RNA sequence: GUGGAUGUGGUGUAGCCUGGUCAACAUACGGGUCUGUGGAGCCUGUGAUCGCGUGUUCAAAUCACGCCAUUCACC
Numbered sequence: 001g002u003g004g005a006u007g008u009g010g011u012g013u014a015g016c017c018u019g020g021u022c023a024a025c026a027u028a029c030g031g032g033u034c035u036g037u038g039g040a041g042c043c044u045g046u047g048a049u050c051g052c053g054u055g056u057u058c059a060a061a062u063c064a065c066g067c068c069a070u071u072c073a074c075c
Base pairs, nucleotide, nucleotide: 001074002073003072004071005070006069007068010027011026012025013024020058028046029045030044031043032042033041051067052066053065054064055063
């Protein structure tokens, strides 16, 4: 340089193809409860404007284009 993949709470993922209610689950963390005690169980709360920008649309994590980062292959 060419082509592909990936990017979503603190962490790991789903949701994207087929646009539509408050972006879901696990874990972590805070509070409560339970218990002889507890790091276990149960209840509850916090936390992501979805890598960045522009465009399309009534409406974008999702579609289009450009860019960035990581990574793989080729040269």
Predicted 3D model of a 75-nucleotide RNA (transfer RNA) from a Candidatus Nanoarchaeia archaeon. Rfam family: tRNA. By type it is a transfer RNA. The sequence is in RNAcentral, with records from ENA and MGnify.